[in-house]
Molecule: transfer RNA
Organism: Methanosarcinales archaeon
RNA sequence: GCCGCUGUGGCUUAGAGGUAGAGCAGCUGAUUCGUAAUCAGCAGGUCGUGGGUUCAAAUCCCACCAGCGGCUCCA
Numbered sequence: 001g002c003c004g005c006u007g008u009g010g011c012u013u014a015g016a017g018g019u020a021g022a023g024c025a026g027c028u029g030a031u032u033c034g035u036a037a038u039c040a041g042c043a044g045g046u047c048g049u050g051g052g053u054u055c056a057a058a059u060c061c062c063a064c065c066a067g068c069g070g071c072u073c074c075a
Base pairs, nucleotide, nucleotide: 001071002070003069004068005067006066007065010024011023012022013021018055026042027041028040029039030038048064049063050062051061052060
């Protein structure tokens, strides 16, 4: 330098054009002598960045950034 894959709450991730979800973690309450566990509820997202297409984009297109893997060149 070229090719491919990945990027979504703190962590792990679902979501292939029409309201952004889940588990764990966190917080509050119930339960308990207390803790854990359990149950109920709450909060938490610039969907990597910028642009484009569209009535509408996490989703499609382009460029870039970051991570991982492969290939090539030089030494």